[in-house]
RNA sequence: GGCCAGGCCCCGCACGGUGGAAGCGGUGUGAACCGCGUCAGAUCCGGGAGGAAGCAGCGCUAAGCCUCGUCUUCCACGCGUGCGUUCGGUCUGGCCCUC
Repeated sequence: GGCCAGGCCCCGCACGGUGGAAGCGGUGUGAACCGCGUCAGAUCCGGGAGGAAGCAGCGCUAAGCCUCGUCUUCCACGCGUGCGUUCGGUCUGGCCCUC
């Protein structure tokens, strides 16, 4: 220096892992008025019986927000394992040649 084999790195794929996002479901919260219901007080109509609209309050809920969940999807990686290896790098071993 050449050849062969193997290990590791590099490249790709598969499965998993980790993190994030979305969809879905649950709890909570959530409307001065422009959601619903009930409407104290007060107001209006009526001779009266009654009726009407309806603020506050309360209840329910929408959008939204916080949080929980693991069924799915997507994205990413100084993660793990396996497979595929053309080429490249590095290490080890064997053989051959040359000095």
Predicted 3D model of a 99-nucleotide RNA (Bacterial small signal recognition particle RNA) from an Actinomycetota bacterium.
The source organism's lineage runs through Bacteria, Bacillati and Actinomycetota.
Its mean pLDDT, the model's own confidence on a scale to 100, is 75.
It was read from a public genome assembly, where an Rfam model found it.
The model forms 96% of the base pairs in the Rfam consensus.